[in-house]
Molecule: RNase P RNA; transfer RNA
Organism: Holophagae bacterium
């Protein structure tokens, strides 16, 4: 000076004048003063909470299902967030990883190939024998996975020794396994030692191991009011029944009525079906109140912790609307781009709240850090 | 606002790891005096997008991005 890599903000300001809306106050019902009024994502509805309900209903325990996945920490949780370890990928700064288990079982690996999972001789490479005087060829028999070809993948990888060619067949490094040792909370690392080799790959297949999960969702759910036909029809249950599957424990509703038969009682059997649920169909409303907005809240200081984050301490009140408010016009300044004037300014817009992830985003700005050039 | 589902020729659908298919519907030809209907033959596809797991993705996984339905109160 340049490429670059990380981490954090900002998202136009002020005034006027009109207009919308929550509050609270003053007035007489009109209407006037004060004050509050979208975001970093309010998105998408992906995870994890609060909260509330699941008629008379809770509790343990299991299966099913689903969901997480290297360690160790935050955290109300979490698929999230620090901070380490292993592995790719960058010269580096740095970024990325659904990152348990394929020596528990199971299934798949298509085409191609000679062979696709205790594996393969198709060329080829060697040796023997027969044929020839011999050699080549041909034929017959053997070794061989070093070399070609196939394929994503061909049963350790390189170098040497060796052999008729060969090969962990011997040896040396690496890479695998075994086993002790030091390190370290760990995950893992580091080196010794003993094993020629047994271990293809896929668990975003089934599946196995660990650890967590009840369901519905503010249109949950309470109250109040207004109408209307508290009606029809199927299906089950009817002596058992009772949230999301099983069991068990407790606990809560209930078992009416009539007819028949053993057998006249009490049982018992079978049948009415009173009731009860479950679904559809049809009828009435399209309304107020509340749940609502003070919170795992925000700022600021200080102490611990590398760090996410905790923890005292002051200080602050920051939309709560429903045919759904947060707008608009004008002046000035700043930005930006043609340029004496004119134009532009992203992604987007609350709807029970909070913590995350992701996903969209015009331009600015601060800080650190790397590498390359050049200059002293 | 809460909740599902679903995306494959022009259309409705099929295949749920091994390289994509069936009716309609177009196009040529047959047949017919001509038209339909028959028959035979063709053509048409980034399997919404973008990534990611594998040797292979329409399929398995994730995120967008569309569509489509479904949920008020009373009795």
């Nucleotide at each position: 000076u340049g490429a670059a890599g990380g981490a954090g903000g900002c998202g136009g300001g002020u005034g006027u004048u009109c207009g919308c809306u929550g509050a609270g106050g003053c007035g007489a019902u009109a209407g006037c003063c004060u004050u509050g009024g979208a975001g970093g994502a309010a998105g998408g509805u992906c995870c994890g909470g609060a909260c509330u309900c699941c008629a008379u209903g809770a509790c343990a325990g299991g299966a099913u299902g689903c969901a997480u996945g290297c360690c160790g920490g935050g955290u109300a949780a979490c698929c999230c967030c620090c901070g380490g370890c292993c592995g790719c990928g960058g010269c580096a700064a740095c970024g990325c990883g659904a990152g348990g288990g394929a020596g528990a079982g199971u299934g798949c690996c298509g085409c191609a190939g000679a062979g696709a999972g205790c594996a393969g001789a198709c060329c080829g490479c060697c040796c023997c024998c027969g044929u020839u005087g011999a050699g080549a060829g041909c034929g017959g028999g053997g070794g061989u996975a070093a070399g070609g070809g196939u394929g994503a993948a061909a049963g350790g990888g390189u170098g040497u020794g060796g052999u008729a060619a060969g090969a962990g067949c011997g040896c040396a490094c690496c890479a695998c396994c075994u086993u002790g040792c030091c390190g370290g909370u760990g995950a893992c690392g580091g080196g010794g030692a003993g094993g020629g080799u047994a271990c293809g790959g896929u668990a975003a297949a089934c599946c196995c191991c660990a650890u967590g999960c009840g369901g519905a969702g503010c249109a949950a759910g309470g109250c109040c009011g207004a109408a209307u036909a508290g009606g029809g029809a199927a299906a089950g249950c009817g002596a058992g029944g009772g949230u999301g599957c099983c069991u068990g424990u407790c606990c809560c509703c209930g078992c009416a009525u009539c007819c028949c038969g053993c057998u006249g009682c009490a049982g018992c059997g079978g049948g009415u079906g009173a009731g009860c649920u479950u679904u559809c169909c049809g009828g009435g409303u399209u309304g107020g109140c509340u749940g609502c907005u003070c919170g795992a809240g925000c700022c600021g200081c200080g102490c611990g912790g590398u760090g996410a984050c905790g923890c005292g301490c002051g200080g602050c009140c920051c939309a709560g609307a429903u045919g759904a408010a947060u707008g608009a016009a004008c002046a000035c300044c700043g930005c930006c781009c043609c340029c004496a004037g004119g134009g532009g300014a992203a992604c987007a817009g609350a709807a029970u709240c909070c913590g995350g992830c992701c996903u969209a985003c015009a331009g600015c700005c601060u800080c650190c850090u790397u590498c390359a050039g050049c200059g002293u | 606002g809460c909740c599902a589902a679903c995306g494959u020729a022009g259309c409705u659908c099929a295949g749920g790891g091994g390289u994509a298919g069936a009716g309609c519907a177009a196009g040529u030809g047959a047949u017919u005096c001509g038209u339909a209907a028959u028959c035979a033959c063709u053509a048409g596809g980034u399997c919404g997008u973008c990534g990611g797991u594998u040797c292979a993705a329409a399929u398995c996984c994730g995120a967008c991005c569309g569509u489509u339905g479904g949920c008020u109160c009373c009795a």